Background:
Predicted 3D model of RNase P RNA and transfer RNA as a complex of 482 nucleotides.
């Protein structure tokens, strides 16, 4: 010079002008809720996105402790609050190579599928062909039986592979290799490597079919949920549950024939609920209470969750190969709620495109100076946080690999 | 915002691993003096897109677009 690998950052600045929105101060006004002017301060991303994961917080009586069922994950170690995410190692596949990918546990537990083509598709299996008997026979070769898994042909996939030896021709039938199962040892925290025996081969693919194994998960979710207020027909329907029992307790009512009865509270037992069952704690009801489902009515207010804490980031410094973790310092100032964070101008800057000029060159083209136009992509917070994945005009830093040329 | 569900022929819907179908609607032909209805064929699909798993994907998995449909509060 030329082609690529991986990683990080950025995604304009500054001012006028003219809205939005929110907090605070002052001031006027007020139906005491506010309203309104004026001053100052704060007003979207790297992905706010899709909403695929995990969480925090909230309710669900408690969400204790077990079971099923029904998901999810899936090679090993480690981070982390967690996670299907991250680091870091096997191990496998692309790449010359920097690198890059990988739903990567079990098909010798069982069940289920392998369509068409082919003989045959998982108990293998003779269609051509090879080998042999025995019979015909026109001497080419036929017909009937055996034998054969090297050939051929078919198919995604044909029941280890190659080379030899051996056979009538043939085959793990036998022999080196090699895979391949099963085991001893070494290494290693482990996935898993490496050596060495022994076993002739059983064990086709699929588990993003069921299914085994480990591990792992209560359910909804901020329109959760708490609280305030205003209005209404506290309305119908149909489901479910169900009309309890004991008591020498109680002195509240009530009747009494004075024994007691019934009602109520009390206790204890049963029984029904309380978002799959069971158990334990509790809670609620036992007569109409409370439950669900749909219809109907009323509002369309406010106030709290709400933004700063598993906090995020910046910089040292220390552990650790890295994720990351400890300390010490610094900074962190959207919080609306149908839903602001905008419009326009102007300067400047990096970068691109465009013309001129003038230098070098035969040219292509390369530098210099000036002048023109151009800040654009992908997208915008709705309770918050960790991740992932998609989208993204350009611009800028680093490190490393091929290949060409010269020293 | 949360939360579900569905993309297949012009439409309305099946198919849920083995070369994609009904009905309706188009078009031709028969029937009829003519039109309707009726009978016969016939065209028409990248099964929303891109990727994986499989010998093989409308059908399983993953990304991804588009569309629908429910959920405020009170009693």
């Nucleotide at each position: 010079g030329u082609g690529g690998a991986a990683g990080g950052c950025u995604g304009g600045a500054u001012g006028g002008c003219u809205g939005c929105u929110u907090c605070g101060g002052u001031g006027u006004u007020u139906u005491c809720g506010g309203a309104c002017a004026u001053c100052g301060g704060g007003g979207a991303g790297g992905a706010a996105a899709g909403u695929c994961c995990g969480g925090a917080c909230u309710c669900c009586a408690a969400u204790a402790a077990g079971a099923a069922a029904c998901g999810g994950u899936g090679c090993c170690g480690g981070g982390u609050a967690a996670c299907g995410c991250c680091c870091g190692g096997g191990c496998g596949g692309g790449g010359c190579a920097a690198c890059c990918c990988g739903a990567c546990g079990g098909a010798a537990a069982g069940c289920g599928c392998c369509a068409c083509a082919g003989a045959a598709a998982a108990u293998a299996g003779a269609c051509c062909g090879c080998c042999u008997u025995u019979c015909c026979u026109u001497a080419g070769g036929g017909a009937a039986g055996g034998g054969u898994a090297a050939g051929g042909g078919u198919g995604a996939a044909a029941c280890g592979g190659u080379g030899g030896a051996g056979u009538a021709a043939g085959a793990g039938c036998c022999c080196a290799c090699c895979g391949c199962g099963c085991u001893g040892c070494u290494g290693g925290c482990a996935a898993c490597a490496g050596c060495g025996g022994c076993g002739g081969c059983a064990u086709g693919g699929c588990a993003a079919g069921c299914c085994c194994c480990a591990c792992u998960g209560g359910g909804a979710g901020c329109a959760a949920c708490g609280c305030c207020a205003a209005a209404u027909a506290g309305g119908g329907a149909c489901c479910g549950c169900g009309u309890g029992c004991u008591g020498u307790g109680u002195u509240u009512g009530u009747c009494u024939u004075c024994g007691g009865g019934c009602a109520g509270c009390c206790a204890g037992c049963g029984g029904a609920g309380c978002u799959u069952c069971u158990u334990a704690u509790g809670c609620u009801c036992c007569a109409g209470c409370a439950g669900g489902u749909c219809c109907g009515g009323g509002u369309u207010g406010g106030c709290g969750g709400c933004u700063g804490u598993a906090g995020c980031u910046g910089u040292g410094u220390c552990g650790g190969u890295a994720a990351c973790g400890g300390c010490a310092u610094g900074g962190u100032c959207a919080g609306a709620g149908g839903a602001a964070u905008g419009g326009u101008c102007a300067u400047c800057u990096a970068u691109g495109g465009g013309a001129u000029u003038u230098g070098c060159g035969c040219a292509a083209g390369u530098a210099a100076a000036c002048c023109c136009c151009a800040a654009g992509a992908c997208a915008a917070a709705a309770u918050c946080c960790g991740g992932c994945u998609u989208a993204u005009a350009g611009g800028c830093c680093u490190u490393c690999c091929g290949c060409g040329c010269a020293a | 915002g949360c939360g579900g569900g569905c993309g297949u022929a012009g439409c309305u819907c099946a198919g849920g691993g083995g070369u994609a179908g009904a009905g309706c609607a188009u078009a031709a032909c028969c029937u009829u003096g003519c039109c309707a209805a009726g009978g016969u064929u016939a065209g028409g699909g990248u099964c929303g897109a891109g990727a994986g798993u499989u010998c093989g994907a409308a059908u399983c998995u993953c990304u991804u677009c588009g569309c629908c449909c429910g959920c405020u509060c009170c009693a």
The prediction has a mean pLDDT of 77. It holds a member of the Rfam family "Bacterial RNase P class A".